The RNA shown here (Bacterial RNase P class A) has 375 nucleotides and comes from a Bacillota bacterium.
The source organism's lineage runs through Bacteria, Bacillati and Bacillota.
It matches the Rfam family "Bacterial RNase P class A". The family's RNA type in Rfam is ribozyme.
The sequence was found by an Rfam model in a public genome assembly.
The model forms 95% of the base pairs in the Rfam consensus.
[in-house]
Order: sequence, then structure tokens, then C1' cells
RNA sequence: GCGAGCAGAACGACGAUCGCGGGUACAAGGGCCGCGAGGCCGUGCUCGAGGAAAGUCCGAGCUGCCCAGGGCAGGAUGCUGGGUAACGCCCAGUGAGGGUGACCUCAAGGAAAGUGCCACAGAAAGAAACCGCCCGUCCGAGGUGGACGCGCAAGCGUUUUUCCCGGCGGGUAAGGGUGCAAUGGUAGGGUAAGAGCCUACCAGGGGCCGGGCGACCGGUUCGCUAGGUAAACCCCAUCCGCAGCAAGACCAAAUAGGGGAAGGAUGAGGUGGCCCGCCGACUUCCCGGGUUGGGUCGCACGAGGCGGCAGGCAACUGCCGUCCCAGAUAGAUGAUCGUCCACGACAGAACUCGGCUUAUGCUCUGCUCGCUCUU
Repeated sequence: GCGAGCAGAACGACGAUCGCGGGUACAAGGGCCGCGAGGCCGUGCUCGAGGAAAGUCCGAGCUGCCCAGGGCAGGAUGCUGGGUAACGCCCAGUGAGGGUGACCUCAAGGAAAGUGCCACAGAAAGAAACCGCCCGUCCGAGGUGGACGCGCAAGCGUUUUUCCCGGCGGGUAAGGGUGCAAUGGUAGGGUAAGAGCCUACCAGGGGCCGGGCGACCGGUUCGCUAGGUAAACCCCAUCCGCAGCAAGACCAAAUAGGGGAAGGAUGAGGUGGCCCGCCGACUUCCCGGGUUGGGUCGCACGAGGCGGCAGGCAACUGCCGUCCCAGAUAGAUGAUCGUCCACGACAGAACUCGGCUUAUGCUCUGCUCGCUCUU
């Protein structure tokens, strides 16, 4: 200097004028609107959208139901140890894979509890031989050599050895073929030919010893080596009441607590399905009548932000100090002008918070890795 990896910060800035919403002080206990509960209006000061506000995917706080107590079904997570209010999240490790590396990724328990699946090809995808290789006191045909007998000779017959071909029987899974994968791999010895049959090195598995809280790692030994797949069913371990701020509370207004049917202490009904338990008297449907499509709260002081110190590898925890930082509801931050430069992507809260996932531009900062050059 170039490229790469990991972590962090900001999200156009400044000024002026007018315009929005909240809070607070005054105005004033004033004016206006509403049957009412209640609402609107001035001035000063002050505050006012995100790192994802998105997805609505996890976990909780909060509210209501009031057995949430037991169980079945169902669902979720899945290496180990920590963190946290909790989690399917985060941190640190272990193992596996990728990368020259800094680093990154993992749906990472169990296949010896059981059931499935592995098309086609191939002999065979779990106990199998297509081509081969070896053996046979087996059968058949042929060739060569030897021996014996007959024959003048050509040659014929018998027997033996060996070779080849075919058949049959036995051994084999080393070689070839098929396939993603075929009875651990490579090399050597050995064998009738072969095979962990034996040896050396390695992979997996078991035993023993050592280290570690543990996942696991290291050493040594054993010839034990019928595969893969559980983001297939399943088994094992751990966890799981339900619904949701349109939750819920209060206030206002009005009326016909009307009529009918069915069910109900032999149990209506009780917040996912079913059963047991517990509580316990109304429940459902149809017809008809009235009011409002109201108002206020919930609504932001929080598992809160920032700073310092201490502990911890870290996530994080404790202590001290300091700050209040959006609460709309026909739904708030817009318009104009000027200056600056990185010329601005993705994009707007609606109960809140901890996460994950997705979208995304430019700039800055720190540490680390690789390459090149110079000293």
C1' cells in the first nucleotide's frame, strides 16, 4: 500500500420564520361545546420515531378466567458448562466440516427397544455368487509321452502320466463388473486358491490407566469389524394452564329483568381437545323492544438510560453516582429560505421489554490475518 476477518458508533448537520403533539407554570377556578360522563381554547419554558420501529417467529412482564391439581393426547428443545425474569436467546468450551489464515458454519441424544426406506443397475442392499480363481479317490470326449500285449508293417487293444475342453461336486469373496454405498483400508507374508489367516501402519469399536465439573482428550491393549438413514415413524431426557391492551377497570345514557322452545342436582356451566378431581345454577336458540356507535383510565419510573469502581476469559453480576428521554386515537415532527458535505439506503412507535429473522446505503474508529514493497 492492497485485500480480508471480527467488533463498535452515527443515521444528514447548522441557522431563521411559520405550523403540529405531550408535559409543566401562569391565565382562572375564565370563555365555548355537550342531556351527561366529559371535551376544546391563550402565553412562556421544555420534550418529541428505529437499528431495525419491519416479520408477529420465541420468551416474559401485565390484565382477565379462577384447580392452573392429576393424567392422556399434542407441542417444543436436544453435545458440555455457565448467563438470564425467561427463552428455541447469549457466552465459553468440546466434536465435526469449510478456509493459506484471522475466522465462519452445524436440525451436534439414541440405529444393540422396535417398525420402515435405500429407485434403477447388480448375483446380492443384509448372509448373497454374474465373470472369474483353486481342488476333486467323480463323469465324458480329445491330444502328447511311457509301459504291456497282438501284428511283417500300417496300426489296434489295455494301462499309466500330463495337458486342454465340457459337465458335476466342493472351497473362495483376494481380482473384474454393477452401483452413492457391497462383509474396515493400504502394503507384504502365507495359502490348493483365498480371507485379519498373520504382520506393519491407519480408521471405527471394546477393556484398562491418566487428565478434565463435563462434553471429551491422551496413553496402552484386544483381530472385535452384518452399512446408511431418526429436518422417517419411534425411543430417551428436559420443558409447556388458556386468552390477550380490540386484555381489563370506571363513568354516562336508555329500556319491555318482554314472549316462546330445548336442556339442567340422574349436574347447566366453569378460557385449546379428552378423562378424573374440584366448584356449582343456570345455559343455548328464535321472535320482539331500547341506548350508544359515547367518555375517562389502562398510557409509560422501566427486569430503564448514562458514567465510575469491583468480580468474572466472557456473556453478565454487584455497589456508588446521575438523568427522565414519544404517548397519538380521522391517528403528532411538516413547509419555506440560507450554509455545509459523506449528497443521505432500508424505512414511522400504538401495552412494554429480552431476543431471533428479514431489508439496507455511505462514512468513521479499533483489533487481527494474508500478500507486496521499502528500511